[in-house]
RNA sequence: GCCAGCGUAGCUCAGUGGCAGAGCAAUCCCCUCGUAAGGGAUAGGUCGUCGGUUCAAGUCCGACCGCUGGCU
Numbered sequence: 001g002c003c004a005g006c007g008u009a010g011c012u013c014a015g016u017g018g019c020a021g022a023g024c025a026a027u028c029c030c031c032u033c034g035u036a037a038g039g040g041a042u043a044g045g046u047c048g049u050c051g052g053u054u055c056a057a058g059u060c061c062g063a064c065c066g067c068u069g070g071c072u
Stems, first nucleotide, its partner, number of pairs: 001071007010024004018055001026042005048064005
């Protein structure tokens, strides 16, 4: 330099155009003599950035940034 994949909650990841979610972690509560385990609730998000398409974009398109892998 070229090609491909990925970027969503603190972490690991779903979400293939119409309300942003799960597990773990955090906080509180229930259960227990107590602890672990178990149950319930709460909070936590400029969906990498900037544009475009669309009535509507996390999702489709372009550029850029970052990470990973491959080729040279």